[in-house]
RNA sequence: AUCUCUGAGAGUUUGAUCCUGGCUCAGGAUGAACGCUGGCGGCGUGGCUAAGGCAUGCAAGUCGAACGAACCUUCAAAUGCUUGCAUUUGCAAGGUUAGUGGCAAACGGGAGAGUAACACAUUGGUAACCUGCCUCGAAGACCGGGACAACGGUCCGAAAGGAUCGCUAAUACCGGAUGUGGUCACCAGGCUCAAGUCUGGUGAGUAAAGGCCAAAAUCCACUUCGAGAGGGGCCUAUGGCUUAUCAGCUUGUUGGUGAGGUAACGGCUCACCAAGGCAACGACGAGUAGCGGGUGUGAGAGCAUGACCCGUCUCACUGGGACUGAGACACUGCCCAGACACCUACGGGUGGCUGCAGUCACGAAUAUUCCACAAUGGGGGAAACCCUGAUGGAGCGACGCCGCGUGCAGGAUGAAGGCCUUAGGGUUGUAAACUGCUUUUCUAUGGGACGAAGUUUCGGCUGACGGUACCAUAGGAAUAAGGGGUUGCUAACUCUGUGCCAGCAGCAGCGGUAAUACAGAGACCUCAAGCGUUAUCCGGAUUUAUUGGGCGUAAAGCGUCCGCAGGCGGUCUGUUAAGUCUUUCGUUAAAUCUUCGGGCUCAACCCGAAGGCCGCGAAGGAUACUGGCGGACUAGAGGAUGGGAGAGGUAAGCGGAAUUGCCGGUGUAGUAGUAAAAUGCGUUAAUAUCGGCAAGAACACCAAAGGCGAAGGCAGCUUACUGGAACAUACCUGACGCUAAUGGACGAAAGCGUGGGGAGCGAAGCGGAUUAGAUACCCGCGUAGUCCACGCCGUAAACGAUGAGUGCUGGAUAUUGGGAGUAUCGACCCUCCCAGUGUCGUUUAAAAAAGCUAACGCGUUAAGCACUCCGCCUGGGGAGUACGGCCGCAAGGCUAAAACUCAAAGGAAUAGACGGGGACCCGCACAAGCGGUGGAACAUGUGGUUUAAUUCGACGAUAAGCGUGGAACCUCACCUAGGCUUGACAUGCAGCUGCACAUCUCCUGAAAGGGAGACUCUUUCGAAGGUGCUGCACAGGUGCUGCAUGGUUGUCGUCAGCUCGUGCCGUGAGGUGUACCCUUAAGUGGGGUAACGAGCGCAACCCUCGUGUCGUGUUACAAUGUCACGACAGACUGCCUCGGCUAACGAGGAGGAAGGUGGGGAUGACGUCAAAUCAGCAUGGCUCUUACGCCUAGGGCUACACACGUGUUACAAUGGGUGGUACAAUGGGCAGCCAAACCGCAAGGUGGAGCCAAUCCCAUCAAAACCACCCUCAGUUCGGAUUGAGGUCUGCAAUUCGACCUCAUGAAGCUGGAAUCGCUAGUAAACGCGUAUCAGCCACGGCGCGUUGAAUACGUUCUCGGGUCUUGUACUCACCGCCCGUCACGUCAAGAGAGUUGGUAAUACCCGAAGGUGCAUGAUCGUGUGCCGAAGGUAGGGCCAGCGAUAGGGACGAAGUCGUAACAAGGCAUCCGUAGCGGAAGCUGUGGAUGGAUCACCUCCUUU
Repeated sequence: AUCUCUGAGAGUUUGAUCCUGGCUCAGGAUGAACGCUGGCGGCGUGGCUAAGGCAUGCAAGUCGAACGAACCUUCAAAUGCUUGCAUUUGCAAGGUUAGUGGCAAACGGGAGAGUAACACAUUGGUAACCUGCCUCGAAGACCGGGACAACGGUCCGAAAGGAUCGCUAAUACCGGAUGUGGUCACCAGGCUCAAGUCUGGUGAGUAAAGGCCAAAAUCCACUUCGAGAGGGGCCUAUGGCUUAUCAGCUUGUUGGUGAGGUAACGGCUCACCAAGGCAACGACGAGUAGCGGGUGUGAGAGCAUGACCCGUCUCACUGGGACUGAGACACUGCCCAGACACCUACGGGUGGCUGCAGUCACGAAUAUUCCACAAUGGGGGAAACCCUGAUGGAGCGACGCCGCGUGCAGGAUGAAGGCCUUAGGGUUGUAAACUGCUUUUCUAUGGGACGAAGUUUCGGCUGACGGUACCAUAGGAAUAAGGGGUUGCUAACUCUGUGCCAGCAGCAGCGGUAAUACAGAGACCUCAAGCGUUAUCCGGAUUUAUUGGGCGUAAAGCGUCCGCAGGCGGUCUGUUAAGUCUUUCGUUAAAUCUUCGGGCUCAACCCGAAGGCCGCGAAGGAUACUGGCGGACUAGAGGAUGGGAGAGGUAAGCGGAAUUGCCGGUGUAGUAGUAAAAUGCGUUAAUAUCGGCAAGAACACCAAAGGCGAAGGCAGCUUACUGGAACAUACCUGACGCUAAUGGACGAAAGCGUGGGGAGCGAAGCGGAUUAGAUACCCGCGUAGUCCACGCCGUAAACGAUGAGUGCUGGAUAUUGGGAGUAUCGACCCUCCCAGUGUCGUUUAAAAAAGCUAACGCGUUAAGCACUCCGCCUGGGGAGUACGGCCGCAAGGCUAAAACUCAAAGGAAUAGACGGGGACCCGCACAAGCGGUGGAACAUGUGGUUUAAUUCGACGAUAAGCGUGGAACCUCACCUAGGCUUGACAUGCAGCUGCACAUCUCCUGAAAGGGAGACUCUUUCGAAGGUGCUGCACAGGUGCUGCAUGGUUGUCGUCAGCUCGUGCCGUGAGGUGUACCCUUAAGUGGGGUAACGAGCGCAACCCUCGUGUCGUGUUACAAUGUCACGACAGACUGCCUCGGCUAACGAGGAGGAAGGUGGGGAUGACGUCAAAUCAGCAUGGCUCUUACGCCUAGGGCUACACACGUGUUACAAUGGGUGGUACAAUGGGCAGCCAAACCGCAAGGUGGAGCCAAUCCCAUCAAAACCACCCUCAGUUCGGAUUGAGGUCUGCAAUUCGACCUCAUGAAGCUGGAAUCGCUAGUAAACGCGUAUCAGCCACGGCGCGUUGAAUACGUUCUCGGGUCUUGUACUCACCGCCCGUCACGUCAAGAGAGUUGGUAAUACCCGAAGGUGCAUGAUCGUGUGCCGAAGGUAGGGCCAGCGAUAGGGACGAAGUCGUAACAAGGCAUCCGUAGCGGAAGCUGUGGAUGGAUCACCUCCUUU
C1' cells in the first nucleotide's frame, strides 16, 4: 500500500431551544418458570431450592490352574440283601463354594458443603522424592520349621455375635544358606561454586513359591537389581473477588544449632539460643466463592458467568483418629464421640443414596423403582467366563437447536354471512363453494439393515436398541394453526360499549359522553408448532471513559502552605542490555472457535485436516528511546555580592481628634426619637455651652482599580528583632529539580476555658410602637460578647465558585518596583529591558485576531495548544444524615452509607408575562373646571326572600332602563286544572270510506274537547283526484350540552400595532427587518442602519355638515334668491418669515367660507378572555314519545323585612305661579294621520273636509328664552309621593295588572358620609320636539332632532389604562403565578432503644474417647501410667442477625389548619459560617460572598 472482517439509534425535564444528566425501549442469550396453544422426526438436555431425611432393589468383585475341606453328579469296586435299592471305599472323572490365600476394592460414578489457599492456571525446579500391575535388561529360586481359619466338641446371647478345647493345608507365616545386585562404613579418582554426585576397591549385613501337565517343554507366577513408560508427592515465580466504617498482625511466631520424623526438603515436631518476620505494592480481620479449558454478549477493549463435556481440587451423616496397602487417613473398610432413624426379650445391637432408579419434604420448577452387557472401557482369571445403574440404548418433558408438514393449480354473480358506510358502495376476497392434480406426512400390507471387532471343542455361537431406520405397494386432501400486537417509540384502524368509573401501562402517558391507548367485534401487522410474559446476564451505556469522559456557572479544585514515600524529570558522552524490537526452539491437553473437506436425503449433529490470538520459558541478535552504572557541562535550581520598595510578622513606647463618664461654671424647659409617635431622659436643673480630670476602643485626611503576604489577612507615629519577593552583576555549586497520598504547620468571624478590661456598639432580655397577630422590621434601654494575655476550636459564598509547575501562541495602554541608554552640571522628560498589578462597549483610528466553550464567556494573569504530578465527580431526594471510628472541655468537626422514593433535579440562553424595577410617550388618566351619582320619593333592572309558579339567559371592567324596540288574554317557555295521541305542522305507503271539506242546529262543558243531527263533491267511472278514518314509516320538543359547532356580538381598542418573502447573524429556540435620533394622531414621515422589499392595520378613497358655481325644479315662491336634488370647484403646509440637517416637520403670518387629519359618521389588524348566545336562526351528539309533544281555562313572570345598579322629579328666588309675546329641526300617517265647527273644566266626544302626502294631518308644531304682575326664604304659592272620590279611552276582558283627566289629600326631601361618574366646543349643562315597538300602555327607557349655550387644561409628580425600550425572575394555567415550615390524619422503610432470642469465630480453665507416642511391667498377646488429643462443660468478652414498649427524624398521600420565609428591590436584598432566641416558616448579633435591583458619586480606557 492493497484485500477481508468491522461500530445505526429512539422516547422522556421546556412555552420553545441548546447542553448536562438520569430513567425507559428496540438486539442477543438461558439447565429456566408461568399463560394460551400444540402434527411429526433427528440431535442434545432435564432437583439451579433442603451438602434436608430416606422404604425397596441394584451400583465390586473375581480366581478351584495357590490351599485344605465339604457337597453334588457320573464311573468303578466292595458290603448288605426285599436283584435293584441302600451303605462304604476310591492316587478315578466332572461340577459347586463357606473358609485360608492372592489381586482388585485408592479406579470408575456423584456432589460443590468447605476453601481467597501453592486450591487452581501458566512457567520452571526436585543434585530433596516414591511408584503395584506393564515393557526391556542382568542374576536367581537351596535346606528346613511351627502355627491359625475352615472343620469337630462344649458353652453364652432375643439378636448381632462371641468364648473355650482339639485337628489341618498352602503361592499364609518363620529360621538357615547363597549374594549378580542393592544398602551402609572406609579408601582412591573424576565432575561440581557449594550442598552433593559418579566410577573403582575392601569389609559388614541382606532374597525367593509355587501352579498347570501323566511327565517334560512351554507358559503363568516368585526373588534381587538396573532402565523405561505412565502415575503421584513436594517447592518457586506469575495471574485471577469485595471491603480501610478491618491498620497494625505474629510466640512455633522469624532465624540458628542439635535431635526426632517422613518416600522426600522443611518449625513438620521437640530442646536450647537469638529477636526476629509480615504490612499502605494493603498484612491481619470480615463477607462472598470451588478453580481452569471454556460459555454468553460485545466492532473491539471489555463485562458477566463456570449447567451439560474435558482437566484438576475438595467432600462422602457431623467431628476426630489411625490400620492395611505400591497407592487411602479410604463414598457402598475399621475404631471413638455426637445428632438422627430403626430393631429389641431393655441386657444390647444395627444404619449412612452428595452412585442408578424411586420416595417424602422444600419449591415457580426438573424425568423410568426400564432394557442390555451386543458395542466401548474397567476389575479378576491361563482361559472359558463372571462382575460392571461405567457405558450402550429405550421411556417421559416443545426445555433448547435443526428439519418437514398442515396441500398445489384453476375458479367472479366478486355468492352467503360478518364488519364499515357519505347508503352509492367498500372490505373479508380467489379466500370459500366448485373443477382438476399431487401424496411429504398418515393408515394398511410385505421386505428389512449397518453398527461384529471377536470367541470356539473349528461344527458353530454372539445385536439390548429392533421387526427400529430404510425400501416397495395400496388408499385418500385425506390426520395437522395458533400466539402476541395495532397512540408514539414500533410493522399494523375502524365501529360499538363505558364515562377519571371499570380498567390499561416498558417509558412518555391514556380514561371526566364523539377513546385508533379501557372492553367487545371486524379488519390489519408480525412470528409460527409455537407465541407471549416474568426472572437473570451482556449490549445499546463514551452512564467508571486504557481504547474513550469530565471539574468557572450543570455533580466535581482539598481554605492555604511545607514536605517523607511514590510518580515524572535538562545537555553531551562511554558502557550495560532490565524495559523495548527482532529471529529460532519448547510449551500453551483434548474438546470448543475459524477455514477447508467429508458422513447422516438437507440441517442441527458427527468425523478428518489445517489455523491461531494472548501468555510463559530458553537461546541468538539490535541499541534509537526509557532505565542502571561511570565521566563531563550550565540554559533548570540554589548560593554570593550590591543598592532599593512595601498596612509582611512579633514586641515595646508615644500621639492627637472624637465618644462617654465625673467635677466645676453659665443657663432654663424641654430634650431625644420617628413616616408619625410613644416608652426614655429632665426643675434633685437635663439638652445646649465653657473649663478641667478619667477611661477604653479605633486610627479622618494621605488613600488609589495602590502596596505586602502562601492563604486567613495586614493601615496613626517611632524603635528593636525578623520572614519573603523583585532587580543588577554572571563570582561559586553542578540537575542539587517538579508534584505530592499518609503526615505536619498556619487558618476570618462566632464560640469555649482561666484571669484582666469594659468608652462605644450590641445576640439574649425588658419596654414603646406597628399589626388581624408581630416571639420581626422602627424606637428607648441593655447582658454575654466585641478589647488584652495564655490555651482550645478548625469552620465560611475560606470565591477568581478557576490545584501546583514548565514551555509555546499578534498587541495596546495605565500603574508599582528595579535597572540600562541618550541627554544633562545633576535631575525631570524621552527610549528600552525585567518582575508584579489592572484595563481594552459605541461614536472612533486601537479589540480583541486565532483558538476554546452548551451558551454565558475566557482570551500571554487562558477556560487556547501541550507535558508532569496531586485532589475531586458519576441522576434528584433521603444526607453531608444514621451507625462505627478518630479529634474536641463543650458546641461540634473529619471520615461516611443504606432502605425507601421520584422521572426528573439542573446549567446557559430565547420569546412572553409579571415586578410595591427603571427610562420615554400617549389617553377627560390625573390635574384645572362644569354638572352629576352615593342621602329623599318614585320608575325600572338585578340579587335575595317568598311562592303552586314567581319560566329562562346575562354576573368586575366587558351582567344589572341588558335579550324585551311594548308580559292584562296572546306572547309563554313557568304553575294548577281539564282534554288529544300519526298528533297543531311536513312527506310517503297500505287498507277502508259515495262520506266532501266547509257551514248550520242542539246537548254537555270554564274552554278545549266530547256527543247527536242537518247538508252533501269532481270525474275520462280507473276508487283517478279531494276529504275523513285505521295502520306503518315518522312528526314534534324555548328538553341538555355555547366546554362538540356555524353564524353573530362584546372587550382590550380606532390602541398602533401584527406579520411575511429573500438575505444576514446565531449549533438552536430565535433575532434582524420593526433598534437608535428627529417628528407625528399614527410602525406618520425623514435621517441612519445587514438588511432589501411586501402584506394586514394607520392615512386616503365612501357618506354627511360647512363655502361657491352650474343644471333641474313638482307640491315651495313675488323673485335670478331661500329650499330640494344632482354635478363640479375649493385646502395641498400651496405662499411668506423663523427654527430644524439643505430633511421630515414645527411655530407664526397672509389670503380664504374653511388651515394644518376643518367637524361628525361608516370602517375595528394578528389575536386575547374554552368571554356571550343551542331562547333569534342553523346544527353534531344525547334525551322524551298516550309525553319533556299538542289544545284549552285560570294564575304567574307585576310577590316584598332587605341589598345593589341605571334613571326621573326635587329640595327652590339664576326659582315657582298667572297672563302676554317670539323663534326650530328630525320625523310619522290608509285597520292610518285626522282639519274646520260644536259639546265637555279636562281626559275626551260628536263631526267629517283633506291627505297614499315639500300639497292634507299629527302640528298655531315647541319649550327654555323675553315682557308684566304675585310669592320673599318658610317644609313655603318649594316638592310632588301616597291615598280617597268621580270620570275618559283602548280592548272579548283593565280584580290580580293599563294609561289619561278632574277634585281632594300633600309623605320624604333644605344639596347629600366614605367613595365615585361624565364632559375639552356648538362640547358640557339646560330646554323641549319627533319616532320605532304598539289595540292600549306602566316610556321617567332607547334612538334621533333642533333651541339656548359655557368654564378650564399650569402641567405629567401621583391614580387608572395603553404603547416602545431596558432590567430581574425559581412565573409560562404566565403574580388571581410560584412556593416554605410547624401542626392534624393515614401508609411505608430505615436508625436509636430498657432488654430478650439465636448464630458464628476465637480465648482461658475443667474433663478427656478412639488413637499416636514415651516409660514401667511383661512370653507375642496384654496390663498400668505420663504427654498430645475430638466432642462436652464453665467463664468473660468480640462479631453478625431476629424480636422489642417507647421517643425522634425521613418519604409519600385528597380540595385539612396556621401563617408568608423564598422567587421582582418578593415588599427588611439574598445567601454562607457561627451564636442566641422563637408555634412555624424564621428573626437578631458578628464576620464574609455577589450567585443583589435601583440611583448617585469616584476612578479607568479612547479621542480632543
Molecule: small-subunit ribosomal RNA
Organism: Patescibacteria group bacterium